[in-house]
Molecule: transfer RNA
Organism: Gammaproteobacteria bacterium
RNA sequence: GCGCCCGUAGCUCAGUUGGAUAGAGUACUGCCCUCCGAAGGCAGGGGUCACAGGUUCGAAUCCUGUCGGGCGCG
Repeated sequence: GCGCCCGUAGCUCAGUUGGAUAGAGUACUGCCCUCCGAAGGCAGGGGUCACAGGUUCGAAUCCUGUCGGGCGCG
């Protein structure tokens, strides 16, 4: 330099025939429980879906470019 894959909550990830409030586990906070914790139960907070532009009535999803990471080739 070229090709492929990936980027969504603090962390690990799901969601791609475009559609209604963007989710799960875990972590965190509060409450219940307990002599106190752990475990368990309930509730809550946390996201410009990497960034910019385009297509569309509508984009996490499609297209283009950029950035970052991984793998392969030279």